[in-house]
Context: one part of a larger RNA
RNA sequence: UGACGGGGGCCCGCACAAGCGGUGGAGCAUGUGGUUUAAUUCGACGCAACGCGAAGAACCUUACCUGGGUUUGACAUUCGGGCGACGCGUGCCGAAAGGUACGUUCCCUUCGGGGCGCCCGGACAGGUGCUGCAUGGCUGUCGUCAGCUCGUGUCGUGAGAUGUUGGGUUAAGUCCCGCAACGAGCGCAACCCUUACCCUUAGUCGCCAUCGGGUAAAGCCGGGAACUCUAGGGGAACUGCCGGUGAUAAACCGGAGGAAGGUGGGGAUGACGUCAAGUCCUCAUGGCCCUUACGCCCAGGGCUACACACGUGCUACAAUGGCCGGUACAAAGGGAUGCAAGACCGCGAGGUGGAGCCAAUCCCAAAAAAACCGGUCUCAGUUCGGAUUGGAGUCUGCAACUCGACUCCAUGAAGUUGGAAUCGCUAGUAAUCGCGGAUCAGCACGCCGCGGUGAAUACGUUCCCGGGCCUUGUACA
Repeated sequence: UGACGGGGGCCCGCACAAGCGGUGGAGCAUGUGGUUUAAUUCGACGCAACGCGAAGAACCUUACCUGGGUUUGACAUUCGGGCGACGCGUGCCGAAAGGUACGUUCCCUUCGGGGCGCCCGGACAGGUGCUGCAUGGCUGUCGUCAGCUCGUGUCGUGAGAUGUUGGGUUAAGUCCCGCAACGAGCGCAACCCUUACCCUUAGUCGCCAUCGGGUAAAGCCGGGAACUCUAGGGGAACUGCCGGUGAUAAACCGGAGGAAGGUGGGGAUGACGUCAAGUCCUCAUGGCCCUUACGCCCAGGGCUACACACGUGCUACAAUGGCCGGUACAAAGGGAUGCAAGACCGCGAGGUGGAGCCAAUCCCAAAAAAACCGGUCUCAGUUCGGAUUGGAGUCUGCAACUCGACUCCAUGAAGUUGGAAUCGCUAGUAAUCGCGGAUCAGCACGCCGCGGUGAAUACGUUCCCGGGCCUUGUACA
C1' cells in the first nucleotide's frame, strides 16, 4: 500500500422487511448429470453451466458410429510431361458415392504455341485433430457500482502519501465550503433514439366535420384539408417562479402554473481493472500432431437411448370456474419460386380454384383473447383435468419406421394447492389475456417483440446477501 476480520462509524441496492404471484408435489415439454450404446459428436459447471452455443438434428445440417469407396485430393496457387474438351445421351454393375462400355462433342493462332479441361508426377492442399494455461478478436461478471488515474508542486531515507481526506449535499469523485496543494484525463451527467403535450409543413394508399349524391349497410362516390393519423421541422422543463429550512453556499421540503417537475418514463451507452472466467467448434493465429489418413465422398444408423437425479418451462388440480350461444375493443409485424380474398367441397386438419397485392392501397387477418350479456353444470376425480393408448385422416418433403406437426372418433391416467427449502416483482410494474416475427420445406410450451385488462405493499434498516467511503487490528501478500 492492499486484502481480510463472527472490529467500529456512515450510506446504498426487491438485500431484508411489508405485499402479490410462483418454483419445490402431478402430467408433459426442454436442457443437464448419470447410466446405456457400435455411436449416443463437441463445448458450457456456484452466482456469471443446465429452453446455454442451437434464431429450427427425419436426409442435409453433422463434427459421432458401422459399412462401401478415394489419394495432388471436395477447395487454392504453381512447375514438368502427356492427352484432348468439359460435358451430354444410352446400356451394364452398385445402397449410393462411383466405376465401366458405346455414341456425340471446343475456341484463338504469327502454326512456334496459347486459352480451357483431363491424366501422370512434384511442390502443396486439407484437418470442427491438441493446447483459450502460448494468443488476437469477441463475450460474460463484479456493475451503470462511483469509482480509477496523471502532470507539476509539497511531505517522507524509502515503499509511498498528499490531491481523492474533512463539514454539508447528491442517483453520482454531483455540487458547495474548507484545506499544501493547483490543475487535468478516463468514468458520472449532457449531447443520440423512443414515449408523453402543443404548433407548423404536407394530404395519398390514410382521414370524413360541413355540402351534394348513393346504399340493406359502408368514405362507397363527388368533394373537403377541419379532426384522427402518418413523418419532416420546431416549441416546451431550467429548481426557471413563490414560501420555508440551510452556512449568506450547494442543496432539501412544500406550493403555483403546466401535458409533463426536480434524472418525467424506457432504451442505447459498461471507466482502471478482477476472475490464467468463456470461446483454437464463428473467424484469425504461434507451437505440436495426422498426411493411401486424424483428409475427402457416399449409404444407413446415432445426436431423439432410459432404472434414475437436478435445472428451466407449459398445462392443471376448478365455480373469481368449465361448456354453449350472442355482442364489442388493439398494437406491432410479415408477404414474389411469397401473402393469398370471395366462391365451392370436407365435421375438421385441409383441398379445388385463383381476384388482389412488390403493399398506410391487397393479403396473412377474422373471431384478437381475456372482457360484457344470456343459458347450463352445483362441488363430484365431476360437463374439472387432459396424459396415455387404439382407429381413421391432413400437410410438408425424394423420403415422416427409427424420428415431424396437425385434425377427427374413441380412450380417459396422475393431479383436490404441493415438506425442508427457494425465485421474481415497487406501476402501466406484478399478475393475467391474446397477436406477430426471426430461424424455417415442415416442425415452438423456447426466444425476440406487440398491445388488452390491471393490482397489493414499503413501518423501517436490527438482521441475511452484495456493494461504496472513512477508520481500527493483523503471525496474510
Molecule: small-subunit ribosomal RNA, 3' major domain
Organism: metagenome